[in-house]
Context: one part of a larger RNA
């Protein structure tokens, strides 16, 4: 010098940052992912109209609102955490046998028809969670036919695959379907680089390579059948123990060490293992399924959950914040659109945790006062320090005005920042050290005691080294200490 620091003494303000390093332990509660009625069918509600039994019935209407169902897009983004990983995992540099929803581009089509299923209603089972049967119904849900140059498979002209409507101001808008080419993300393969340990020396049977077949978006022992016996290792195989990798970040003149909080890219994981399933995208944190462990409910048959999201609680620990406010902005989902929803985000709140800024007053002022220390008792010193007189008003405070941040509306922050005007020196100084290394010395207590102490080393009766006082040095809203790195 540095610090995600923490302990002790003390603490005035503000900017900008940062804040569970430990148990990837266990979690009350509340939120964090939903949205489309301009795909769809009901049911309700408000409003209109009619009838009469005056609170009902029956019909209607719509940028109107409510509830769940069908259904379409997103719930693969965002956000968290580092337990596993020493590996093509990360860095970097090249590949080629793939795919890519929305998005851009270009071309072609959107014809005719069928049959269900929730939701509804009727019975019914179960404490609960939740089914059951039977009957009805509509789509942009499902399923066939019909076209199809482009596509695909074959292989010579064969085969074989699409689609879906909504809304309109009737002008068109939004959609669907097949294909081109892009963009954008993924997927996979190499080369180099990437921590200790040989007190770890041999290690490997789908192991290595071929033919072939199945898989897969695609390449391959990825799987399998058969054939060959190879495949890696002293340039450390294998095993073990540690660990995410980088950009960076701290030290150093550099080399180099040491280190990966916060931001950013990558990867892994989501109560422990397992598995698929949906889909352009997962083997999916706030989906499903099994198994386990652990908490919860039960009417004992059975059922429910998963904070390493934001907050928050226990607990471990030296030790790490509110159970806060808003979608204003900025970004995302969904909607044609108004909007909805977004603990992403922007605020605010706590903490001298850090950095950096700024105040705790200026001038004048010697009877060198009084006090206090020392002293050779003359005096020295604390000291222009203070009193006391003259100003000033940063910051804090109290009133006022009051933004930018938003591009026609629309400001959480926020009556905040700033700006003006008032009062009044008023509200605002510690800590540590003084033997040498170190800048700063003198009494007084103590008496190898009681203590100090980074090292050398101090204390046994004149201690500048212990306590305590006065004076002096250092830094200063911080100062030591203590851990750790260089």
């Nucleotide at each position: 010098a540095a610090c995600g620091a923490a302990c002790g003494c003390u603490g005035g303000c503000g900017g900008c940052a940062u804040g569970c390093c430990u148990a990837a332990c266990a979690c009350a509660u509340g939120c964090a992912a939903g949205u489309c009625g301009a795909a769809c069918g009901a049911a309700g509600g408000c409003c209109c109209u009619a009838g009469c039994u005056u609170g009902c019935u029956a019909g209607g209407u719509g940028u109107c609102c409510u509830u769940a169902g069908u259904g379409g897009c997103g719930g693969a983004c965002g956000g968290g955490u580092g337990a596993g990983u020493a590996a093509c995992g990360c860095g970097u540099g090249g590949g080629g046998a793939u795919u890519u929803g929305c998005c851009c581009u270009a071309g072609a089509g959107u014809g005719g028809g069928g049959a269900a299923c929730a939701a509804c209603u009727u019975u019914u089972g179960g404490a609960a969670a939740c089914g059951a049967a039977a009957g009805c119904u509509a789509a942009u849900a499902c399923c066939g036919c019909a076209u199809a140059c482009g596509c695909c498979c074959u292989u010579u002209u064969g085969g074989g695959g699409a689609a879906a409507g909504g809304c309109u101001u009737c002008g068109g808008c939004c959609g669907c379907u097949c294909u081109u080419g892009g963009a954008u993300g993924a997927u996979c393969c190499c080369g180099c680089g990437u921590c200790u340990g040989a007190u770890u020396a041999g290690c490997u049977u789908g192991u290595u390579g071929g033919u072939g077949a199945g898989g897969u978006a695609a390449c391959g022992g990825c799987u399998c059948a058969c054939c060959a016996a190879g495949g890696c290792u002293a340039c450390g195989a294998u095993c073990a123990g540690u660990a995410g990798c980088u950009g960076g970040u701290u030290u150093g003149a550099g080399a180099g060490g040491a280190u990966g909080a916060u931001c950013a890219g990558c990867c892994a994981c989501a109560c422990u293992g397992g598995g698929a399933c949906u889909g352009a995208g997962a083997c999916a944190c706030g989906g499903c399924c099994c198994a386990g462990a652990c908490u919860c409910c039960u009417a004992c048959g059975g059922g429910a959950g998963g904070c390493a999201g934001c907050a928050g609680u226990g607990g471990g620990g030296a030790a790490u914040a509110u159970u806060g406010g808003a979608c204003a902005a900025u970004g995302g989902g969904g909607g044609a659109a108004a909007c909805c929803c977004u603990g992403a985000u922007c605020c605010a709140g706590c903490a001298a945790u850090g950095c950096c800024g700024c105040g705790u007053g200026a001038g004048u002022g010697a009877a060198g006062a009084a006090g206090g220390c020392c002293c050779u008792a003359g005096g020295g010193u604390u000291g222009u320090a203070a009193a006391a007189c003259u100003c000033u008003u940063u910051c804090a405070c109290u009133g006022a005005u009051g933004a930018a941040g938003a591009u026609g509306a629309u400001g959480a922050c926020g009556g905040u920042a700033a700006u003006c005007a008032g009062a009044g020196a008023a509200g605002a100084a510690g800590c540590c050290c003084c033997g040498g290394c170190u800048a700063a010395c003198u009494c007084c207590g103590u008496g190898c005691c009681a203590g100090c102490a980074g090292c050398c080393g101090c204390g046994g009766u004149a201690a500048u080294a212990c306590g305590g006082a006065g004076g002096g040095g250092g830094c200063u809203a911080g100062c030591g200490u203590u851990a750790u790195u260089c």
Background:
A computed fold for a 486-nucleotide part of an RNA from an uncultured bacterium, annotated as small-subunit ribosomal RNA, 5' domain. Its mean pLDDT, the model's own confidence on a scale to 100, is 86.